Overview:
The RNA shown here (c-di-GMP-I riboswitch aptamer) has 88 nucleotides and comes from a Bacillota bacterium. It was read from a public genome assembly, where an Rfam model found it. The prediction has a mean pLDDT of 82.
[in-house]
RNA sequence: AUAUAUUUAGGGCAAACUUGUCGAAAGGUAAGGGCGCAAAGCUAUGGGUCUAAAAACAAUUUUUGUUUAUGACUGCCAGGCUGCUAAU
Numbered sequence: 001a002u003a004u005a006u007u008u009a010g011g012g013c014a015a016a017c018u019u020g021u022c023g024a025a026a027g028g029u030a031a032g033g034g035c036g037c038a039a040a041g042c043u044a045u046g047g048g049u050c051u052a053a054a055a056a057c058a059a060u061u062u063u064u065g066u067u068u069a070u071g072a073c074u075g076c077c078a079g080g081c082u083g084c085u086a087a088u
Stems, first nucleotide, its partner, number of pairs: 003088001005085001012037002017032006035075001041081003045078003048073003055067005
C1' cells in the first nucleotide's frame, strides 16, 4: 500500500416513540431515547417506494375525485467516492 471481514481494542452512528420547530404533505431538523448497523459515512447517478402544493381534466354544489414530481426517502436495493482496525 492492497485485499478479505472471521476477531479484538478504541470507539462511531442512532430505529420506533416523545417534545420543539420547518413544510401543503411525504419528510427534514434539535433534544431525549435505543431497534439495530462493519460503512446505518457522503452522493438522488440507476431502479424502486412515498407525498400531491401548483397545474390539467372530470363530476358538481362550490366542493370532491383522477393524473402528475419540479418535492422526499441513502436505515429499500445497487453504482460512485471516502474512512477506522489487532491478526491473516